Transfer RNA from an archaeon, 71 nucleotides, folded computationally. It matches the Rfam family "tRNA". RNAcentral holds the sequence, with entries from ENA. The prediction has a mean pLDDT of 84.
This record gives sequence, structure tokens and C1' cells, in this order.
RNA sequence: GCGCGCAUAGUCUAGUGGUAAGACAUCACCUUGCCAAGGUGGGGACACGGGUUCGAGUCCCGUUGUGCGCA
Repeated sequence: GCGCGCAUAGUCUAGUGGUAAGACAUCACCUUGCCAAGGUGGGGACACGGGUUCGAGUCCCGUUGUGCGCA
């Protein structure tokens, strides 16, 4: 340099174009003499810029980061 793939919460993963889900973590409460464990509930995310569409995490283009392959 060329080709292919990936990017969703602090972490790991779901998500068939129609309200973004779960686990762990975190916070509050309950439970206990205290801690841990357990129970109930809350907050928190679609890498960035465009396009298509009534509607985009999803489809298309570009950028950035990252992985693999070729030279």
C1' cells in the first nucleotide's frame, strides 16, 4: 500500500428497519450485633461525520481506532 472483519453502559455479551436487553460491577433500601452472602429497586451505552428511509444500533459512503491476511 491492497483486501477482509470488528467498534453497543466501568467490563463481558444480546439486539430480523419500529420504545436498546441481560450478566457482572456501582448506588439506595431490606435483611444482620458487624461484615459477607441474599432480596427489592435506581442510575448508566449504540466510535465520529454524512446519506437512504415515515422511521437507522441495524442498510450505504467516508473518517478514526483495532484485529487478521497479502505484498